[in-house]
RNA sequence: GAUAGAGGCGCAGCGCGCGAAGAGUAAUCCGGCGAACGGGUCGCGAGAACCCGCCGGGGGAAAGGCGCCGCUGCCGAAGUUCCGGCCCUCUCCGCGGGGGCGCCGGCGCUGGGCAAACGGUAAAGAGCCGUUUGACUGUCGCGGCCGCGAGGCCGCGGAGAGCUAUC
Repeated sequence: GAUAGAGGCGCAGCGCGCGAAGAGUAAUCCGGCGAACGGGUCGCGAGAACCCGCCGGGGGAAAGGCGCCGCUGCCGAAGUUCCGGCCCUCUCCGCGGGGGCGCCGGCGCUGGGCAAACGGUAAAGAGCCGUUUGACUGUCGCGGCCGCGAGGCCGCGGAGAGCUAUC
């Protein structure tokens, strides 16, 4: 340097699949009250267009996200801060800037799953993301003990740019 592997509630993706939730919510219809010189649609400018609150009754979804199942690809799997690019969008025109989802690339960070707290996202005590803490687990190193040996146990520490095997 190449190839192949290991960690385990391991990671990610897909689905006319099943289910819960979303939700008795939104659309919508009826009745009542209200608004009418009002408020709003990222900022500025000029205008235009569009929209509207509460209560009761009828009516009644869906998407993103989640769990299970199945299949696929894998073990920096994957996730993520920042930067750069692309796409889309925020009523119309002009100028500008902010915000949001997705995709690609780059430096960096995180070995892994779990729990708790805090924060963000989200309808949500779900899930996801981030930070901190905790023990657990795999791996290597150091030290100690046991063992003929392979190795086992205990303690401490490091990080996947690692570890093991073969060439």

The prediction has a mean pLDDT of 79. Lysine riboswitch aptamer from a bovine gut metagenome, 167 nucleotides, folded computationally. The model forms 98% of the base pairs in the Rfam consensus. The RNAcentral record of the sequence draws on MGnify.